[in-house]
Predicted 3D model of RNase P RNA and transfer RNA as a complex of 413 nucleotides. Its mean pLDDT, the model's own confidence on a scale to 100, is 76. Rfam match: Bacterial RNase P class A. It is annotated as a ribozyme. Rfam describes the family as follows. Ribonuclease P (RNase P) is a ubiquitous endoribonuclease, found in archaea, bacteria and eukarya as well as chloroplasts and mitochondria. Rfam links the family to the GO terms ribonuclease P activity, dimeric ribonuclease P complex and tRNA processing.
RNA sequence: UGAGCUAACCGAGUAAUCGCUCUAUUUUAUAUAGAGAGGAAAGUCUGGGCUCCAUAGAGCAAAGUGCCAGGUAACUCCUGGAAAGCGUGAGCUUAUGGAAAGUGCAACAGAAAAUAUACCGCAACCUAUGUUGUAAGGGUGAAAAGGUAAGGUAAGAGCUUACCGCAUUUUCAGUAAUGAAAAUGGCAAUGUAAACCCCACUUGGAGCAAGGUCAAAUAGGAAAGCUAUAGUGCUGCUCGUACUGCUUUCGGGUAGACCGCUAGAUGCAUAUGGUGACAUAUGUACAAGAUUAAUGAUUACUAAAACAGAACCCAGCUUACUGGUUGGCUCACUUA
RNA sequence: GGGCCACUAGCUCAGGCGGUUAGAGCGCGGUCCUGAUAAGACCGAGGUCUGUGGUUCGAGUCCACAGUGGCCCACCA
Numbered sequence: 001u002g003a004g005c006u007a008a009c010c011g012a013g014u015a016a017u018c019g020c021u022c023u024a025u026u027u028u029a030u031a032u033a034g035a036g037a038g039g040a041a042a043g044u045c046u047g048g049g050c051u052c053c054a055u056a057g058a059g060c061a062a063a064g065u066g067c068c069a070g071g072u073a074a075c076u077c078c079u080g081g082a083a084a085g086c087g088u089g090a091g092c093u094u095a096u097g098g099a100a101a102g103u104g105c106a107a108c109a110g111a112a113a114a115u116a117u118a119c120c121g122c123a124a125c126c127u128a129u130g131u132u133g134u135a136a137g138g139g140u141g142a143a144a145a146g147g148u149a150a151g152g153u154a155a156g157a158g159c160u161u162a163c164c165g166c167a168u169u170u171u172c173a174g175u176a177a178u179g180a181a182a183a184u185g186g187c188a189a190u191g192u193a194a195a196c197c198c199c200a201c202u203u204g205g206a207g208c209a210a211g212g213u214c215a216a217a218u219a220g221g222a223a224a225g226c227u228a229u230a231g232u233g234c235u236g237c238u239c240g241u242a243c244u245g246c247u248u249u250c251g252g253g254u255a256g257a258c259c260g261c262u263a264g265a266u267g268c269a270u271a272u273g274g275u276g277a278c279a280u281a282u283g284u285a286c287a288a289g290a291u292u293a294a295u296g297a298u299u300a301c302u303a304a305a306a307c308a309g310a311a312c313c314c315a316g317c318u319u320a321c322u323g324g325u326u327g328g329c330u331c332a333c334u335u336a
Numbered sequence: 337g338g339g340c341c342a343c344u345a346g347c348u349c350a351g352g353c354g355g356u357u358a359g360a361g362c363g364c365g366g367u368c369c370u371g372a373u374a375a376g377a378c379c380g381a382g383g384u385c386u387g388u389g390g391u392u393c394g395a396g397u398c399c400a401c402a403g404u405g406g407c408c409c410a411c412c413a
Stems, first nucleotide, its partner, number of pairs: 001332010012302007020036006038307001042318002045316005050207004057239004062203005067081005082096001083094004097198002102196002104192003119138002121134005146164006165187001166185008211259004221250006230244004252412003266285008337409007346362004355393001364380005386402005
């Protein structure tokens, strides 16, 4: 200098004029002052708080998660580690338990596809185009019963030996996943569990249109179905328990006010503990709260422009995104 | 705001326990038939199975994420 990897951050600013929502004040008004969107407010993919339904029961079913250890209120999240794969490397990715519990599937091709097998070939017998031995080599396939070398043999073969791989056992290291070493074995029958399944763990349901208070209005209606061996709460089934009507369709009325509603597992700084996620302590800061729904418009300067607009709240994940800034690291080339 | 469903040819739908090359009807194009149409007969074109990743030897089908479209949910008696 170029090409990359990784961890974070910012998310227009200033001024003027005119508006919107909320709060406070008192002078009750055409007043003054203050505050007023995000890193994703989004998707609704997870988990929790909160609320109601029996403070929530038992069993089965169903669903989810799935290497190990930790963090957290909790998690399909995060951190650290192990193994495997990719990359020259910094690094990145992984739903990564079990296939000797059982079942299913493996198209086409191929001789043979999960209890193995013999098309070509090789060798012996033999001259029938056969019989026997073999699984080195060829061919098919995603996958064909260890690989390489030497010995051995009629030809061959873990048939034998050495090394590598694999399996079992033992020892050592580690909390563990797992790793290392040694000994033994001549080699076991492949893959698929994001197929059924088995094992372990987790899960009651609904959601702020939850739920509560007040007000207003009406035809307290009609039809169909099920009704005590029933129905509903009870959200797939059974038990248990409480209650006595319940479900669907049609029709009628109101579509108003208040609470829930924003100070919270909150942010920032420092110290301590920890590799880290994070935890603890101290200090300090924080009035967005609408309900057809505020947070805007215009002008000037600058290159000024992205994705995008809160609706009960929080933690994460995923997706969208302009222009830039900072830290750490890798590779290549050049120069000293 | 919350809960849920679907996406396959121009349109409407099959394929749904993963296997060679994804089908049907209507529509579209051509030929035949007719004096000329319609109807009918024969033939043909037209699909990145919404997109991107993953599992698998192999994905329209299984899984995850995204995109687009659609449906339902107020209170009173």